[in-house]
RNA sequence: GGCCCUUUAGCUCAGUUGGUAGAGCAGCUGACUCUUAAUCAGCGGGUCGUCGGUUCGAGCCCGACAGGGGCCA
Repeated sequence: GGCCCUUUAGCUCAGUUGGUAGAGCAGCUGACUCUUAAUCAGCGGGUCGUCGGUUCGAGCCCGACAGGGGCCA
């Protein structure tokens, strides 16, 4: 230098054919318990890497850039 994969909640990851984004773990509150843990119930948490484009509508499609990983040279 060229090419490929990847980027979504604090972490690990889903998200189908474009139609207002979810799970597990973690956190918080409550119940239970002498207390802790475990268990049960509930709650909060996201400009979907950035900037543009397409579209009535984009996490999803297109482009550029950036971070991470890999292959070739």